Overview
A computed fold for a 73-nucleotide RNA from an uncultured Clostridia bacterium, annotated as transfer RNA. Its Rfam family is "tRNA". Rfam classes the family as a transfer RNA. It was read from a public genome assembly. The coordinates come from a structure-prediction model, not an experiment, and the mean pLDDT is 81.

RNA sequence: GCUGGUGUAGCUCAAUCGGCAGAGCAGCUGAUUUGUAAUCAGCAGGUUGUGGGUUCGAUUCCAAUCACCAGCU
Numbered sequence: 001g002c003u004g005g006u007g008u009a010g011c012u013c014a015a016u017c018g019g020c021a022g023a024g025c026a027g028c029u030g031a032u033u034u035g036u037a038a039u040c041a042g043c044a045g046g047u048u049g050u051g052g053g054u055u056c057g058a059u060u061c062c063a064a065u066c067a068c069c070a071g072c073u
Base pairs, nucleotide, nucleotide: 001072002071003070004069005068006067007066010025011024012023013022019056027043028042029041030040031039049065050064052062053061
């Protein structure tokens, strides 16, 4: 230099053929307990890497760019 893959909550990952962004763990509050842990109930947490294009509507499609990984040269 070329090609491919990955990027979504603090962490690990979903999200079907474009139609309300979710789960587990972690965190907070409450219940339970003499107290802690465990358990149960609830809450909070997101510029879907970045900025554009297409579309009534984009995590999803398109081109670009950034970071990481792999391969080729």